Predicted 3D model of a 72-nucleotide RNA (transfer RNA) from Pseudothermotoga thermarum DSM 5069. The coordinates come from a structure-prediction model, not an experiment, and the mean pLDDT is 82. It matches the Rfam family "tRNA". Gene Ontology term of the family: triplet codon-amino acid adaptor activity. About the family: Transfer RNA (tRNA) molecules are approximately 80 nucleotides in length. The source organism's lineage runs through Bacteria, Thermotogota, Thermotogae, Thermotogaceae and Pseudothermotoga thermarum. The sequence is in RNAcentral, with records from Rfam.
RNA sequence: GCGGGUGUAGCUCAACGGUAGAGCAUCGGCCUUCCAAGCCGAGGGUUGCGGGUUCGAAUCCCGUCGCCCGCU
Repeated sequence: GCGGGUGUAGCUCAACGGUAGAGCAUCGGCCUUCCAAGCCGAGGGUUGCGGGUUCGAAUCCCGUCGCCCGCU
């Protein structure tokens, strides 16, 4: 330099172009003599960044940055 993959909650990951979710973690409640486990609930997101297409973009297109793999 070229090609491919990947980037979404604190962590690991989902999400036909149509309200961004789950598990774990955190916080609160229930239960328990207490703790753990269990049950119920809550908070937490400029979807790496900048543009474009569209009535509407995490999703499609272009550029760019980080990480991983391969080629040279």